[in-house]
Glycine riboswitch aptamer from an uncultured Sphingomonadaceae bacterium, 104 nucleotides, folded computationally.
RNA sequence: CUGAUCAGCGCGGGAGAGCCUUGCCGAUUCGGGAGUUCCGAUAAGCAAGCGCCGAAGGAGCAACCGCCCCGGAAUCUCUCAGGCAAACGGACCGCGAAGGAUCG
Numbered sequence: 001c002u003g004a005u006c007a008g009c010g011c012g013g014g015a016g017a018g019c020c021u022u023g024c025c026g027a028u029u030c031g032g033g034a035g036u037u038c039c040g041a042u043a044a045g046c047a048a049g050c051g052c053c054g055a056a057g058g059a060g061c062a063a064c065c066g067c068c069c070c071g072g073a074a075u076c077u078c079u080c081a082g083g084c085a086a087a088c089g090g091a092c093c094g095c096g097a098a099g100g101a102u103c104g
Base pairs, nucleotide, nucleotide: 002104003103004102005101006100009096010095011094012093013092018050020049021048022047023046024045029041030040031039032038051084052083053082057080058078059077060076064072065071
C1' cells in the first nucleotide's frame, strides 16, 4: 500500500398479530349544580383476564460445515421474554466513510 472476513457506526428498506374485556384509582379535561367544598363522565395511571403474533433477546431439533474430538449451525419448532392502530422497536438486506480485530 492492498484483498477477504468479522464486529461496531451512519443512511435507506424491513413482516405478523387486540386501538380486546374487567376491576381499582381518577383529574389541572368535559358536562351539570351551587356563594366556591357537590354530582356525573372521561383521559392518564395501576392490576387482572381472555385471544393472538414471531423477525429483539432466549431455549429446542439438526439438514449442513468440520478428517475425528471439540465446536459452529436456519427465516424450522417453543413462546420464557418481547410484541399485537400509528410512532418507536425490529431479525435480515442494500449502500457509505474512517478506524479496529483476524487471516493473507

The coordinates come from a structure-prediction model, not an experiment, and the mean pLDDT is 76. Its Rfam family is "Glycine riboswitch aptamer". From the family's description: This family represents the bacterial glycine riboswitch. It was read from a public genome assembly, where an Rfam model found it.